[in-house]
RNA sequence: GGAGGAGAAGAGACGAUCGCUGCGGGGGAAACCCCGGGGAGGAAAGUCCGAACUCCACAGGGCAGCGUGCCGGAUAACGUCCGGUCCCGGCAACGGGAAGGAAAGUGCCACAGAAAACACACCGCCCAAGACCCGCCUCACGGCGGGGACGGCAAGGGUGAAAAGGUGCGGUAAGAGCGCACCGCGUCCCUGGUGACAGGGAUGGCAGGGUAAACCCCACGCGGAGCAAGACCAAAUAGGGGAGAUGCCAAGGAGCGGCCCGCUCCGACGCUCCCGGGUAGGUCGCUAGAGCCGCCGGGCGACCGGCGGCCCAGAGGAAUGACCGUCGCCCGCUCCGCCGUCAACGACGGCGAGCGGGAACAGAAUUCGGCUUUCCUCCUCCUCCGACC
Numbered sequence: 001g002g003a004g005g006a007g008a009a010g011a012g013a014c015g016a017u018c019g020c021u022g023c024g025g026g027g028g029a030a031a032c033c034c035c036g037g038g039g040a041g042g043a044a045a046g047u048c049c050g051a052a053c054u055c056c057a058c059a060g061g062g063c064a065g066c067g068u069g070c071c072g073g074a075u076a077a078c079g080u081c082c083g084g085u086c087c088c089g090g091c092a093a094c095g096g097g098a099a100g101g102a103a104a105g106u107g108c109c110a111c112a113g114a115a116a117a118c119a120c121a122c123c124g125c126c127c128a129a130g131a132c133c134c135g136c137c138u139c140a141c142g143g144c145g146g147g148g149a150c151g152g153c154a155a156g157g158g159u160g161a162a163a164a165g166g167u168g169c170g171g172u173a174a175g176a177g178c179g180c181a182c183c184g185c186g187u188c189c190c191u192g193g194u195g196a197c198a199g200g201g202a203u204g205g206c207a208g209g210g211u212a213a214a215c216c217c218c219a220c221g222c223g224g225a226g227c228a229a230g231a232c233c234a235a236a237u238a239g240g241g242g243a244g245a246u247g248c249c250a251a252g253g254a255g256c257g258g259c260c261c262g263c264u265c266c267g268a269c270g271c272u273c274c275c276g277g278g279u280a281g282g283u284c285g286c287u288a289g290a291g292c293c294g295c296c297g298g299g300c301g302a303c304c305g306g307c308g309g310c311c312c313a314g315a316g317g318a319a320u321g322a323c324c325g326u327c328g329c330c331c332g333c334u335c336c337g338c339c340g341u342c343a344a345c346g347a348c349g350g351c352g353a354g355c356g357g358g359a360a361c362a363g364a365a366u367u368c369g370g371c372u373u374u375c376c377u378c379c380u381c382c383u384c385c386g387a388c389c
Base pairs, nucleotide, nucleotide: 001385002384003383004382005381006380007379009377010376012327013326014325015324017322018321020039021038023036024035025034026033027032041361045372046371048370049369050368051367052366053226054225055224056223065222066221067220068219069218070084071083072082073081074080085099086097087096088095089094100217101216105215106214107211108210109209122157123156124153125152126151132147133146134145135144136143137142165183166182167181168180169179170178184206185204186203187202188201189200190199191198192197230284231283232282233281240275241274242273243272244271252266253265254264255263256262291310292309293308294307295306296305297304298303329358330357331356332355333354334353336352337351338350339349340348341347342346
């Protein structure tokens, strides 16, 4: 100098002017005005997990359903985090992994291919044995030679993501764990480790295609809805219930009565008052908390403990803004200045000056812990390569 990897930090500062907002104080009959101090984020975002809180449901247990799934730890909890194991990618720094079971059962495996599973035989290899065919010898039994498959093989080729482990030697008609050595795999044992697992030894020629974010099996976990949760106060109008006054008229009902007439009682629209439910509206929930900062201690770490300090939006169509000046940050340019490197024309780099431009993603809505995603700038450490000393 180039190419990469990991981890932090910040998200402009100060001043002036004009505004917004909730809290406290003051003024005012009210509208409103004045003063004081407060007023977004690292992701406030996506609303994907886990909780707090609230209401509903609930004897206990199971089924179904959903989720999680290497080991140990952290935590209120988690699908998160930390440390480790194994596998994969990378020369490395480092990154990624839903990483239990396919030697319980079921299903699926496109295309290609002979065959996709109780494995198979297209090309190929081989005629040792058995059978068959041809030739020769023999009176015959039979022998010799040759042939290929309706026989043997699974090495080599070919198909595929995947075809009964790999390499080598032996062996054979040709071959093959058929035999042997090493690697791989299974079983058993020993050692180390809390454990996942690792190392070693013995033994078996060796079970076995893949797929479980397919059904399934195993282990563990899970009731539902969400601050528009929920609690309280509570108009107008309409409707419900009760009482009263007026009215005593009409319909109707009941009683007296065998029936009619008659008499008595009840009864209605509207009015007044009361009660209770709901709505509009208002108040609470509503922000002091698994809180933040600093120091010390424990731990590799996530994190935990102790001490001290601090109070940091609570507004519901929802404020937190606009503009100006100075400084700071980043980028680009220059017949500009200084310095450095190179032998040099000159080029490159750094600092400065001048001019011009830029500052992203994004906006709390009950509150926390995470994950994921978006995006601007700067710094530190590490790895590999090249050159020089």
Model confidence (mean pLDDT): 76 of 100.
Bacterial RNase P class A from a Candidatus Polarisedimenticolia bacterium, 389 nucleotides, folded computationally.
Taxonomically the source falls in Candidatus Polarisedimenticolia (Bacteria, Pseudomonadati, Acidobacteriota).
RNAcentral holds the sequence, with entries from ENA.
A source record names the gene rnpB.